Background: The prediction has a mean pLDDT of 84. A computed fold for a 99-nucleotide RNA from Salinimicrobium nanhaiense, annotated as SAM riboswitch aptamer (S box leader). The sequence was found by an Rfam model in a public genome assembly. It matches the Rfam family "SAM riboswitch aptamer (S box leader)". Rfam's curators write: The SAM riboswitch is found upstream of a number of genes which code for proteins involved in methionine or cysteine biosynthesis in Gram-positive bacteria.

RNA sequence: GAUUUAUAAAGAAGCGUGGAGAGACAGGCUCUGUGAUACGCUAGCAACCAGAAACAUUCAAGGUGCUAAUUCCUGAUCCAAUUUUGGAGAAUAUAAAUU
Numbered sequence: 001g002a003u004u005u006a007u008a009a010a011g012a013a014g015c016g017u018g019g020a021g022a023g024a025c026a027g028g029c030u031c032u033g034u035g036a037u038a039c040g041c042u043a044g045c046a047a048c049c050a051g052a053a054a055c056a057u058u059c060a061a062g063g064u065g066c067u068a069a070u071u072c073c074u075g076a077u078c079c080a081a082u083u084u085u086g087g088a089g090a091a092u093a094u095a096a097a098u099u
Stems, first nucleotide, its partner, number of pairs: 001099008013042005021031003025075004043067003048063002051059003071091001077088004
C1' cells in the first nucleotide's frame, strides 16, 4: 500500500519553538499575526487490541488513537417524501485481523 470487519451526534488544552496559511480532496463555510496548521513537552479524553475480575457487566491507559466546529457541511449512486429534507451509500479517519 491492498482487502475484510467494526466505529465515527459523546468526550478531552495549556506552555514552548516557529512564523503563514490551515481545516484529507472539490465547493461552501469556518479558524488564523489576539500567532493558526505543524513540531516538542506536559496534561487530559477514550476501552479498538492486550490485561484483570465477582464476566449480558465492570475495572484498567500497557499498544494505538484523539483533544475548534456532527467526519464542520455537501459532494458517485439508490430509496422515501416533495423542492428541500430524511435514510442508505460513497469518500475519509481510526482500530483489529489478513496479505